[in-house]
Context: one part of a larger RNA
């Protein structure tokens, strides 16, 4: 920027594109057909693999410097909260994001080769060929999977708007539908794009409910090995009960409290 008024949606498929598959073992056919016996198939089915491919994240496994505990040296006045040492070490860890982990990856038609043949003459015979017709493969073309209307022959289908002024009739302004832009964001995402919402609202933040992670917080209260003591009592690791606790959440609802005014 074009597609001969402008738009919003749904398609259509000329045309490309992948290889999306490749292969093994076993069982049944069957000790069958075959063979004198020794031996010993096949079409078909059906299972389990390995390779390679495309996709997820329930399982499991890995990370999870979002979190949650523990704990050492050292610092902040303190047993409380924390900084700093590779995330200081260690145990765990949702969601993502992953493999080592879980799912898929048929088979049918058509024309064909090499070959099998039918019918058949030149060349009274005989021949798959010479006119003609049927088979025929991991190969080829389809259907099947993705992209695709810039497919200059530029598409179809549905809905919307399609106004009003000047003119030298070329054409300028301005409107509609509809678009962007702004803002609130993520099923997107290097920017751009993409996709939702925008108060007639659950868009995203806070709240709260659920759930999921670590694992029983602080302060108190009871108990107490042990150590000091002037024997009056003091200090006290620890354990226990408050407490399935505290401390967090990139997940789901919920609710207009904020922000999309």
């Nucleotide at each position: 920027u074009g597609u001969u008024g402008g738009a919003a949606g749904u398609c259509u498929g000329a045309g490309g594109g992948g290889a999306a598959a490749g292969u093994g073992c076993a069982u049944u056919c069957a000790g069958u057909a075959c063979g004198a016996g020794a031996g010993g198939a096949a079409c078909a089915a059906u299972g389990c693999g390995c390779u390679g491919u495309g996709g997820c994240c329930u399982c499991u496994g890995g990370u999870g410097u979002a979190c949650c505990u523990g704990u050492u040296g050292u610092c902040u006045g303190a047993u409380a909260a924390g900084g700093c040492a590779u995330c200081g070490c260690a145990g765990g860890g949702c969601a993502g994001c992953u493999a080592c982990g879980c799912c898929g990856c048929g088979u049918u038609g058509g024309a064909u080769a090499a070959g099998a043949g039918c019918u058949g003459a030149a060349a009274g015979c005989a021949u798959c060929u010479a006119a003609g017709c049927u088979c025929g493969a991991a190969g080829c073309c389809a259907a099947u999977c993705c992209c695709a209307a810039a497919a200059a022959u530029a598409g179809a289908c549905u809905u919307c708007c399609g106004u009003a002024u000047c003119u030298u009739c070329g054409g300028a302004u301005u409107g509609a539908a509809g678009g962007g832009c702004g803002c609130c964001g993520g099923u997107a995402g290097a920017a751009g794009a993409c996709c939702g919402g925008u108060u007639u609202g659950a868009u995203g933040g806070a709240g709260c409910u659920g759930g999921g992670g670590u694992g029983u917080a602080a302060g108190u209260g009871c108990c107490a090995a042990g150590g000091c003591u002037u024997u009056g009592g003091c200090c006290g690791a620890g354990g226990u009960a408050u407490u399935c606790a505290g401390c967090c959440c990139g997940c789901a609802g919920u609710c207009c409290c904020c922000a999309a005014u």